The RNA shown here (Glycine riboswitch aptamer) has 82 nucleotides.
RNA sequence: GCGAUGGACCGCGGGAGAGACCGCCGCAGGCGGCGCCGAAGGGGACGCAGAAACUCUCAGGCAAAAGGACCGGGUCCGGACG
Numbered sequence: 001g002c003g004a005u006g007g008a009c010c011g012c013g014g015g016a017g018a019g020a021c022c023g024c025c026g027c028a029g030g031c032g033g034c035g036c037c038g039a040a041g042g043g044g045a046c047g048c049a050g051a052a053a054c055u056c057u058c059a060g061g062c063a064a065a066a067g068g069a070c071c072g073g074g075u076c077c078g079g080a081c082g
Stems, first nucleotide, its partner, number of pairs: 006077005012072003019034001021033005035062003041058001042056003
């Protein structure tokens, strides 16, 4: 001097699935019932061990809105390398 892997943050962009179900009060929403979804979070363990996008649905979700794993972008940290 360049700035790799990696980490943190962002009110940025993309972002799926499954009943606008039934009943009551009702604007939204809340409660109850049945049916479903997995991509917030959480739990689980087979191969020696660990983990997961696997698995379970506790939570959450099933018009829109909100949320949303993950990917991209930006900012910062850091400093592989030269």

It matches the Rfam family "Glycine riboswitch aptamer". Its family is annotated with glycine biosynthetic process in the Gene Ontology. The sequence was found by an Rfam model in a public genome assembly.